[in-house]
RNA sequence: GGCGGUGGCCUGCCGAAUCCGUGCAGCCAGGAGCACGGAGCCGGGGAACCACAGAUCCCGCUAUUUCAGAGCGGGAUCAGGGGUGAAUCGGCGCAUCACGCGCCGUAGGGCGACUUCCAGGCCCGAAUCCGACAGCUAACCCGGUAGGCGUUCGUGGAAGACUCA
Numbered sequence: 001g002g003c004g005g006u007g008g009c010c011u012g013c014c015g016a017a018u019c020c021g022u023g024c025a026g027c028c029a030g031g032a033g034c035a036c037g038g039a040g041c042c043g044g045g046g047a048a049c050c051a052c053a054g055a056u057c058c059c060g061c062u063a064u065u066u067c068a069g070a071g072c073g074g075g076a077u078c079a080g081g082g083g084u085g086a087a088u089c090g091g092c093g094c095a096u097c098a099c100g101c102g103c104c105g106u107a108g109g110g111c112g113a114c115u116u117c118c119a120g121g122c123c124c125g126a127a128u129c130c131g132a133c134a135g136c137u138a139a140c141c142c143g144g145u146a147g148g149c150g151u152u153c154g155u156g157g158a159a160g161a162c163u164c165a
Stems, first nucleotide, its partner, number of pairs: 011150004018039007040145006050135001054078009080133001081130004089105006108124004114160006
């Protein structure tokens, strides 16, 4: 001097995921930890009105002269269905019983160091949960508040705000 690892502080990004208080513990100092509560932010369930109403089989009831068919109710079976999230939907190929893998697109989403708009460039386009069950939904009820990354002047223009002189 370079590379890597660990801890703390400052700063920026994705995301709801931030802030405060009390107690315990700890203690050279600083920080962190555990439990509970609150504020803020986020999500789910849940009326009326509106919207929606799968298929097959069996039983019962109603009208009909019988059969058949139609309507209503109940039961069983099958295909399922739904949530968080931007993360859906296609085409081609590989390989399978299925699952899956890879490319190319795509609905949609993110990035400028105050915000918005236009343009431009670069990216993402996952994962996971419920367990036969949920439309919307006032009152009401129940939860979450994680995790993962980056940087040395951060793309151009316009409008506004704020601050300073």

This is a predicted structure of a 165-nucleotide RNA (c-di-AMP riboswitch aptamer (ydaO/yuaA leader)). Its mean pLDDT, the model's own confidence on a scale to 100, is 75.